A computed fold for a 174-nucleotide RNA from Indiicoccus explosivorum, annotated as glmS glucosamine-6-phosphate activated ribozyme aptamer.
[in-house]
RNA sequence: AAACAGUCAAAAGCGCCAGUGCUGGGGAAAUCGGACGGAAACACAUCCCCAGCAGACGAGGAGGAGGAGUAUCGAGUUUUCGGCGGAUACCUCCCGGCCCGGAGCCCGGCCGUUACGCCCAGCAGCAAAACAGCGGAGCGAUCUGCUGCACAACCUGACUGGGAAGGCUUUCCA
Numbered sequence: 001a002a003a004c005a006g007u008c009a010a011a012a013g014c015g016c017c018a019g020u021g022c023u024g025g026g027g028a029a030a031u032c033g034g035a036c037g038g039a040a041a042c043a044c045a046u047c048c049c050c051a052g053c054a055g056a057c058g059a060g061g062a063g064g065a066g067g068a069g070u071a072u073c074g075a076g077u078u079u080u081c082g083g084c085g086g087a088u089a090c091c092u093c094c095c096g097g098c099c100c101g102g103a104g105c106c107c108g109g110c111c112g113u114u115a116c117g118c119c120c121a122g123c124a125g126c127a128a129a130a131c132a133g134c135g136g137a138g139c140g141a142u143c144u145g146c147u148g149c150a151c152a153a154c155c156u157g158a159c160u161g162g163g164a165a166g167g168c169u170u171u172c173c174a
Stems, first nucleotide, its partner, number of pairs: 014085004019081001020054009037042001057074003063094005095112005101171006118163005123157003131148007
C1' cells in the first nucleotide's frame, strides 16, 4: 500500500461492467494457412497479456407493510446492444380522505394527505439530448463547458361539454 472495520456525502433512464466493440503499449507467429499493397524490406489482418474508453436523452412518478419483478411516456438512434443490482409504477392487506336532499354505516365506487374524484370528447400548457458552432483535457479511444436551434407523448388544468355511480338504517319534503 492492499485487505478489513468505522464515519460522512450522494439516486432513480439511477449505479456498476465480466459479454461485445474501440484506444495505447508489449509479445507470439510470419515453416504451414488468409486477403491487399510492395521489386524487396516491410506492413495489415489473426491470437495473447497489461493499462484505459464506451455502455439511457429528457418528461413523469413516493401514506405504511408485504409480494412479485423485462415498472410509465415519448425523443433520438441502431452499443439508448448485452448483463448485474436498485427504483416513486403494479398486486394484496392495513391506515386515511372524498362520494349522487340531511345524518350515519360499508369486503360499494374513486383516490393518497395537492386524497376539491372516475370515464369519454374537446381546449390549453411543458423538454433535453441528437444536430450546428466556439472552446478545454488526453498520445489516443473518448470526456467535458458555453452558445444557438426546433420538435413530443404520458401527464397537468378550484377549464368546457356529456356520461356512470350500489346496499342498509334513520330523518325531512312532495
About this RNA:
Of the family's consensus pairs, 89% are formed in the model. Rfam family: glmS glucosamine-6-phosphate activated ribozyme aptamer. Rfam classes the family as a riboswitch. Rfam links the family to the GO terms regulation of gene expression and catalytic activity. On this family, see Jansen et al., Nat Struct Mol Biol 2006: "Backbone and nucleobase contacts to glucosamine-6-phosphate in the glmS ribozyme". The prediction has a mean pLDDT of 75.